A computed fold for an 84-nucleotide RNA from a Chitinispirillales bacterium, annotated as transfer RNA. It matches the Rfam family "tRNA". The family's RNA type in Rfam is transfer RNA. The sequence was found in a public genome assembly. Its mean pLDDT, the model's own confidence on a scale to 100, is 81.

[in-house]
RNA sequence: GCCGAAGUGGCGGAAUUGGUAGACGCACCGGACUCAAAAUCCGGCGGUGGCAACACCAUCCCGGUUCGACCCCGGGCUUCGGCA
Numbered sequence: 001g002c003c004g005a006a007g008u009g010g011c012g013g014a015a016u017u018g019g020u021a022g023a024c025g026c027a028c029c030g031g032a033c034u035c036a037a038a039a040u041c042c043g044g045c046g047g048u049g050g051c052a053a054c055a056c057c058a059u060c061c062c063g064g065u066u067c068g069a070c071c072c073c074g075g076g077c078u079u080c081g082g083c084a
Stems, first nucleotide, its partner, number of pairs: 001083007010026003019067001028044005046057004060076005
């Protein structure tokens, strides 16, 4: 230099014929149990604004297509693999 794969909450990792983003697990927070803790069980858990209802934003970054994009197209960044 060329080709291919991957990038999603704090972490792992789903959601791909374009139609509710964040399933599930871990971690974390609150509670139960305990003398206390561990284990176990129950509930919660993306961000911003708001007293709340709710609104807006968010899938590596910037654009595009579309009524609608994690998903399709273009350009870029990073990591991994292959070829030279």